[in-house]
């Protein structure tokens, strides 16, 4: 230098181009003498930017980080 994956809550994956789910964590309630455990609600996320589409986590183009390969 050059070529290829990947980036989604605090943490681990999900989503034919059509209301971003799911488990886990945090909070608060109920349960107990308490404490675990079980239950119910609540919280929070698409790496930035720009395109194309009615309509973008999806497809395109840059830039970042990261990891891999090839020199």
């Nucleotide at each position: 230098g050059g070529g290829g994956g990947c980036u989604u809550g605090g943490u681990g994956u999900a989503a034919c181009g059509g209301u971003a789910a799911c488990a886990u964590g945090a909070g608060a309630c109920u349960c107990u003498u308490g404490c675990a455990c079980a239950g119910u609600c609540u919280u929070g996320a698409u790496a930035g930017g720009g395109g194309u589409u009615c309509g973008a986590u999806u497809c395109c183009c840059c830039u970042a980080g990261u990891c891999u390969c090839c020199a």
The RNA shown here (transfer RNA) has 71 nucleotides and comes from a Spirulinaceae cyanobacterium.
It matches the Rfam family "tRNA".
The coordinates come from a structure-prediction model, not an experiment, and the mean pLDDT is 82.